[in-house]
Context: one part of a larger RNA
Molecule: small-subunit ribosomal RNA, 5' domain
Organism: uncultured bacterium
RNA sequence: GAAUGAACGCUGGCGGCGUGCCUAACACAUGCAAGUCGUACGAGAACUCUUUUAGCUUGCUAAAAGAUAGUAAAGUGGCGCACGGGUGAGUAACGCGUGGGUAAUCUGCCUCCGAGUUUGGGAUAACUCCGCGAAAGCGGGGCUAAUACCGGAUAAUAUUUCAGGAUCUUCGGUUUUUGAAAUCAAAGAUGGCCUCUACAUGUAAGCUAUUGUUUGGAGAUGAGCCCGCGUACCAUUAGCUUGUUGGUAGGGUAAUGGCCUACCAAGGCUACGAUGGUUAGCUGGUCUGAGAGGAUGACCAGCCACACUGGAACUGAAACACGGUCCAGACUCCUACGGGAGGCAGCAGUGAGGAAUUUUGCGCAAUGGGGGAAACCCUGACGCAGCAACGCCGCGUGAGUGAUGAAGGCUUUCGGGUCGUAAAGCUCUGUCAAGUGGGAAGAACAUGAGAGAUGCUAAUACCAUUUUUCACUGACGGUACCACUAAAGGAAGCACCGGCUAACUCCGUGCCAGCAGCCGCGGUAAUACGGAGGGUGCAAGCGUUAUUC
Repeated sequence: GAAUGAACGCUGGCGGCGUGCCUAACACAUGCAAGUCGUACGAGAACUCUUUUAGCUUGCUAAAAGAUAGUAAAGUGGCGCACGGGUGAGUAACGCGUGGGUAAUCUGCCUCCGAGUUUGGGAUAACUCCGCGAAAGCGGGGCUAAUACCGGAUAAUAUUUCAGGAUCUUCGGUUUUUGAAAUCAAAGAUGGCCUCUACAUGUAAGCUAUUGUUUGGAGAUGAGCCCGCGUACCAUUAGCUUGUUGGUAGGGUAAUGGCCUACCAAGGCUACGAUGGUUAGCUGGUCUGAGAGGAUGACCAGCCACACUGGAACUGAAACACGGUCCAGACUCCUACGGGAGGCAGCAGUGAGGAAUUUUGCGCAAUGGGGGAAACCCUGACGCAGCAACGCCGCGUGAGUGAUGAAGGCUUUCGGGUCGUAAAGCUCUGUCAAGUGGGAAGAACAUGAGAGAUGCUAAUACCAUUUUUCACUGACGGUACCACUAAAGGAAGCACCGGCUAACUCCGUGCCAGCAGCCGCGGUAAUACGGAGGGUGCAAGCGUUAUUC
C1' cells in the first nucleotide's frame, strides 16, 4: 500500500447493488417449512335455510321431506416425502480434484419402438357394537370396495440350463445365430357413438378416443464400484499388521472384492516416511503480488459428510432416511405414578456464549419443484419488503459576484499579519429530502369461450395437434419513473501537524500530568504532553485494533 463475513471510538443526508452467529454441531417457548389425487375405491355428515305436519304457553318445541351436498372431515389406494433447504461436527480418505475403466453394475418418472391387457377368489380399513386406559393409544365381534392382496390361463428377441456354428478377444470372456427344455405378467378409469354384433326405444358385454397397467428392446438422466496422478504438519512418532497378504470353495450384493465364512499357504506395508499423533471438509475460486509464490475456502457453484448421542434395519427405483420406524443413552415436558411425548446444523424468533451478526414481515404475481386429465392445491425453495454506513458504487450538503479587506477570534517587532471572497449583501439554480397530481415494465403461459384447419374414426360426435380473437391473473406498490409547487432553505465530520510523513504558532504544565508504530518527547520559553488559533489529509465517513499478502 492492498484486503476483510470484521469489531471498537467519534460522527452521520440520500439512493442502487450486495452481505449479515467466524463464538456453544449449546439448549430451545410459539407459528409456519410436504403434500396432492374423487378421472383408483367404498362410505359420508353438520350448522343453516325452505316447505309440510303435530303440540300448544302464538313463537317456541318435535318429526318428515328438500336444499346445503355426494360438499367438509376422516379412511383404503397411487405418486411424492431420497428433491429442494441447513450445517461443517467427523474425515488426511479414492473424501476431493483431474484423467480413465465398468467385457463387474443398477436406473422410478421421461422419450422412441414391439407384443399384450384373459379368467377367478378370499379378505380388510372406513362404518357399527363392545371392552381396556388419566392420556398416548390399544384389543375383540360384525358388514363392505378397489388400479389394495392372492390363485389359474397365455407368452418371447426376457431369464436359466443343455447341445452346436460364427465374430472380436486383454484368452477371463463379449457379440450374434440355430435347436431343445424349464420359469415368470397384467387393472382399470374417463369421454363419445350406433358402422358392425346382441337386445330392437337407445343401451352395452359392441365400436372408438384419451389415459393407465404388464412385458421386452433402445435412449436420456441419475447413481454404485474400481484405477493412475495430485492433496497439511510432527522422525522430540521407526517399525506396523492375523481377516492381516494371497489362493480354493461357498455365502452376500444391482455388481467386483476378505465384503463375510470355512480350509490352505505365510505373506503384506515401510526412510520415495509405514504406523502413531496433531490439525483440517475438498474444489472452482477469493485476497495479495510485476510475476513466481504466499495466505485463504464467508457469499455463489460442484462434490462429500452429518441431522440430540450411539447402533440397527424396514419400505422403496434410489435411504440405512433432517421435519420416518425400532433399541439404548443424556436432557426437557405431561401424568391419575401405571405410563407417555419431544429433537430448529429448515424460515423467523428466544435464552446462553461472545468484541460481534437482522423481522416471530408480504406473496405464490414471476422462476423452479411435488401431486393432479385439468381447474387447482402445497411450496419460509424462491420473489420481495424490513433492520444494520457491514462493504462497493453514485449523488448532495449550493453556484456566480462581492474589499470598507467589516465585526470577531488568534497573533504581533504594535506598524501590522492571518482566518479571508471566507461572511454579510446582490444575482441565480433546484440534484436529494418535503408536498401535490399522474403512474409503469416485470404477464406470458395455462385455462375458459368464439371461429378455422389436420389427424383418428362408420361419424359432422368425442379426443389429439395446431392457427387466430376475446376474457382472466402483480406480493413488490400507488413502488420506480414523470410533471408541478415552494425554498439556500433540512444535510460535515474524523484523524493528524518532531523525523519517517503532507501540515506551526501561542498559552498551560514542569521527568509531573501525559504521549508513543520506530527513533524518542516531558526536569521553566515543549512545532512531540493538554487547550486554542491556523494548517494538512481523507470525506458520509474518519481513525484504532485484529488478521493476510